[in-house]
RNA sequence: AUCAAGAGGGGUGGAGGGAUUGGCCCAGUGAAACCCCGCCAACCAUCCGGUCGCGCGAGCGCCCGGGAACGGUGGCAAUUCCAUCAGGCUCCAAGAAGACAGCCUGGGAGAU
Numbered sequence: 001a002u003c004a005a006g007a008g009g010g011g012u013g014g015a016g017g018g019a020u021u022g023g024c025c026c027a028g029u030g031a032a033a034c035c036c037c038g039c040c041a042a043c044c045a046u047c048c049g050g051u052c053g054c055g056c057g058a059g060c061g062c063c064c065g066g067g068a069a070c071g072g073u074g075g076c077a078a079u080u081c082c083a084u085c086a087g088g089c090u091c092c093a094a095g096a097a098g099a100c101a102g103c104c105u106g107g108g109a110g111a112u
Stems, first nucleotide, its partner, number of pairs: 001112003008037005016026003021083003038076003043072002046067005052061003080109001085106006
């Protein structure tokens, strides 16, 4: 900085998995894990262009845009599956306060 997009088959294996908790899901029509092959994606690296800055200069750097899947990393159920903490709005209710539910904003945690 991004997280509403994208992308699965086979073999081994044999009961778990979706981080935690709650919910809700996935799973003997075969979970996790490992292996093979495939695919997705521009995070790193790489190439091109532009603004600006630095340098006497050859050049270098931030940022923006574009190309590229040969290299590195990551990913391939569900929005990061949803919620979790705080605030606001709506609905409901009403003497008052408020619960449930829905939505929005920010935070936290996590992933890259």
This is a predicted structure of a 112-nucleotide RNA (SAM riboswitch aptamer (S box leader)) from a soil metagenome.
It matches the Rfam family "SAM riboswitch aptamer (S box leader)". Its family is annotated with regulation of gene expression in the Gene Ontology.